[in-house]
RNA sequence: AGCGUUGCCUGGACGGCCGCGUUCGGCCUUCGGGCCGACCGAGGAAAGUCCGGACUCCGCAGGGCGUGGUGGUGGCUAACGGCCACCGGGGGCAACCCUAGGGAAAGUGCCACAGAGAACAGACCGCCUAAGCGGCUCCGGCCGCCGGCAAGGGUGAAACGGCGAGGUAAGAGCUCACCGCGCGCUCGGCGACGAGCGUGGCAGGGUAAACCCCACCAGGAGAAAGCCCGCGUAGGGAGGGGAGGCGUGGCCCGCGCCGCUUGAACCUCCGGGUAGGGCGUUGGAUGCCGACGGCAACGGCGGCACGAGAGAAAUGGUCGUCGCCCCUUCGGGGGAACAAGAUCCGGCUUACAGGGCAACGCUCCAC
Numbered sequence: 001a002g003c004g005u006u007g008c009c010u011g012g013a014c015g016g017c018c019g020c021g022u023u024c025g026g027c028c029u030u031c032g033g034g035c036c037g038a039c040c041g042a043g044g045a046a047a048g049u050c051c052g053g054a055c056u057c058c059g060c061a062g063g064g065c066g067u068g069g070u071g072g073u074g075g076c077u078a079a080c081g082g083c084c085a086c087c088g089g090g091g092g093c094a095a096c097c098c099u100a101g102g103g104a105a106a107g108u109g110c111c112a113c114a115g116a117g118a119a120c121a122g123a124c125c126g127c128c129u130a131a132g133c134g135g136c137u138c139c140g141g142c143c144g145c146c147g148g149c150a151a152g153g154g155u156g157a158a159a160c161g162g163c164g165a166g167g168u169a170a171g172a173g174c175u176c177a178c179c180g181c182g183c184g185c186u187c188g189g190c191g192a193c194g195a196g197c198g199u200g201g202c203a204g205g206g207u208a209a210a211c212c213c214c215a216c217c218a219g220g221a222g223a224a225a226g227c228c229c230g231c232g233u234a235g236g237g238a239g240g241g242g243a244g245g246c247g248u249g250g251c252c253c254g255c256g257c258c259g260c261u262u263g264a265a266c267c268u269c270c271g272g273g274u275a276g277g278g279c280g281u282u283g284g285a286u287g288c289c290g291a292c293g294g295c296a297a298c299g300g301c302g303g304c305a306c307g308a309g310a311g312a313a314a315u316g317g318u319c320g321u322c323g324c325c326c327c328u329u330c331g332g333g334g335g336a337a338c339a340a341g342a343u344c345c346g347g348c349u350u351a352c353a354g355g356g357c358a359a360c361g362c363u364c365c366a367c
Base pairs, nucleotide, nucleotide: 001363002362003361004360005359006358007357008356009355010354012322013321014320015319016318017317018316020041021040023038024037025036026035027034028033043338047349048348050347051346052345053344054343055222056221057220058219062253063252064251065250067218068217069216070215071214072086073085074084075083076082087101088099089098090097091096102213103212107211108210109207110206111205124153125152126149127148128147132145133144134143135142136141161179162178164176165175166174180202181200182199183198184197185196186195187194188193226279227278228277229276236270237269238268239267240266244258245257246256247255286305287304288303289302290301292299293298324335325334326333327332
C1' cells in the first nucleotide's frame, strides 16, 4: 500500500419567519373556550408481530391425556427459542464463519434414475483355471464344461472399513504395520470432550429439518386487558330445558357455584335504557458515568439524570450560513438513506445514501 475478517459510532448543526401539540404563567370569557409568552416535543431500527416477560382478569389455581416448543457442555438473565465462553463436526491459506449438535442395536417408513447389486446384497467388463472331466498340442499351453474371486474397471449422492506389504491358482483382515472402530486402564478438564497405553480382526450403510423414542419446558385470554365514578330504564314477553347446568382453547378426573317438580340454573330470540368522565398511561427487571470482580456475557457498589403521552391521533413549510459526499474549466454545479409512537420492557429478524474509528489475518514493497 492492496485485499479480506470482526466489532463500534454517526447519519446533520445554528439562526430568522409562518404553522402544530402537552405543560406552566398571565389576560379575557357568552364558561364551550380564546389570546399572548416560555420550556419541552420520536428511532437505531419506533418496522415485523417472531420469541420471552412485567401487569390485568378468569379458573380452588390440582392431576392426567393430548397438543405445542427446545435439544452438545458450562455460565449470564426476571425469563427466552436470547447472549457469553468452550467442545464436536463442516468451510476457508488465515483472521474468522456455519451448525435444527440427544437416539438408527425400540419400532415403522424412504434411498428415484443408473447399476450385477442400495442391507445381513451382488457379477456387466473382467481375474484365475489350482482340484475334476472332454478334445487338441510345437508340452509353453489352447478351447469347452465345471469350479473359485469381488482385490481392478464401470454405474451412482452413497457399494458391506482405508492405504501399503505379505500370502494365494487368482483373491479376500486371510496375516502384519499404520489409520479407523469396539472395549479396558491412566492422565488433563466442573463438563461436553481430549491425550496416551493396552487389547480385539472387529463392522446389518445413510436418512429423525421423516413418523417415532428420550430429556426438559408450557393454564387461558389480553390494554377496545381491566378498575372506578356518573347517567339511565322495563326485567317485560316467547321458546328450549328439565335432573342437571355453568365454571377463559380440546378431553377425563377432582374441586367450586347454582339448581333438582312451589318445575330452576342455564341456552336462544324479541323488546327497553345508557354510551359521559377518570385511572391504567410512563420513576422503571430504567438510562448514563466511575472504579472493582469476571476470559466474557454480566454483577453488585458509588454518583448523576427524569428528556413524547396524543385520543381520530401532534413537530411541517420556507430562507440564510456552516458542516458532510461527488464532479469541476476552481467561476461553480449537483446530492443526502431506511424511516416515524399508542401499556411497557429484554431479545431476534428485516431495511439503510454517505461518512468515521479500532483490532486482527494474508500478499507485496521499503528500512
The RNA shown here (Bacterial RNase P class A) has 367 nucleotides and comes from a Planctomycetota bacterium. It was read from a public genome assembly, where an Rfam model found it. Model confidence (mean pLDDT): 77 of 100. The organism belongs to Planctomycetota, within Bacteria. It matches the Rfam family "Bacterial RNase P class A". Rfam classes the family as a ribozyme. Rfam describes the family as follows. Ribonuclease P (RNase P) is a ubiquitous endoribonuclease, found in archaea, bacteria and eukarya as well as chloroplasts and mitochondria.